The part of an RNA shown here (large-subunit ribosomal RNA, domain VI) has 254 nucleotides and comes from a Candidatus Dojkabacteria bacterium. Lineage of the source: Bacteria > Bacteria candidate phyla > Candidatus Dojkabacteria. Its mean pLDDT, the model's own confidence on a scale to 100, is 84.
[in-house]
Context: one part of a larger RNA
RNA sequence: CGUUCGAAUUCUGAGGAGAUUGACUCUUAGUACGCGAGGACCAGAGUCAGGCAACCUCUAGUGCACCAGUUGUUCCACCAGGAGCAUCGCUGGGUAGCUACGUUGCUAUAUGGAUAACCACUGAAGGCAUCUAAGUGGGAAACCAACUCCAAGAUUAGAAUUCGUCAUUAGGUUCCUAGUAGACCACUAGGUUGAUAGGCACUAGGUGUAAGUACAGUAAUGUAUUUAGCCAAGGUGUACUAAUAUACCGAAUA
Numbered sequence: 001c002g003u004u005c006g007a008a009u010u011c012u013g014a015g016g017a018g019a020u021u022g023a024c025u026c027u028u029a030g031u032a033c034g035c036g037a038g039g040a041c042c043a044g045a046g047u048c049a050g051g052c053a054a055c056c057u058c059u060a061g062u063g064c065a066c067c068a069g070u071u072g073u074u075c076c077a078c079c080a081g082g083a084g085c086a087u088c089g090c091u092g093g094g095u096a097g098c099u100a101c102g103u104u105g106c107u108a109u110a111u112g113g114a115u116a117a118c119c120a121c122u123g124a125a126g127g128c129a130u131c132u133a134a135g136u137g138g139g140a141a142a143c144c145a146a147c148u149c150c151a152a153g154a155u156u157a158g159a160a161u162u163c164g165u166c167a168u169u170a171g172g173u174u175c176c177u178a179g180u181a182g183a184c185c186a187c188u189a190g191g192u193u194g195a196u197a198g199g200c201a202c203u204a205g206g207u208g209u210a211a212g213u214a215c216a217g218u219a220a221u222g223u224a225u226u227u228a229g230c231c232a233a234g235g236u237g238u239a240c241u242a243a244u245a246u247a248c249c250g251a252a253u254a
Stems, first nucleotide, its partner, number of pairs: 001153001005164007015150004021049007033038001050107006059100004066093005071086006111145003118138004171249003175191005196242003199238005205231003212225005
């Protein structure tokens, strides 16, 4: 821009894409078959491998603005306590998120249709015979559906419901707070009739017992106060702060 009034919401599905894998064990059955050796079809039950997807409860990894320990050095006048730099200085752990090595689920064998090779029925040309010439069946992981996803620019431009009739319209946008989204845009959740983000309170969880003081020890240090102190992204609540106020676009030869 189109879809022949403008919108919001919910759909249909022309068409397209994906998936549709393999092995083993048991039963049938040591049966059919076979002198024996050996050893099934059909049918049923199960376990794995591979593949795909989702997720983070468990296990594990990461976790450069969390916690602790620690070395050198500079600074905060000094002690104590801290801060900067040194690969995040190094080391030990680790929330959310993201992940697999983790967890869960699916995996077409099943069903329908039309078929291939092939197997048949009836049957003439050609008194017989013949699956074929007319006619009628069966038949494969392949094909068309069935399963999952996209999908009306499907210009053949579809359908349903609701709203809007002349302007502060229905509706949308700019702008702002953000993230389940993200390079930007877009998308999604919100904008005071508000829990969208921050703050605050409580809490889950992490680290592992802070500082100060007291006591013991010559001291290093230890003990008590103290399962303390501190804490990122998690959860619940709470308008304290910021989403203000404006502005813009916006429909008929009915």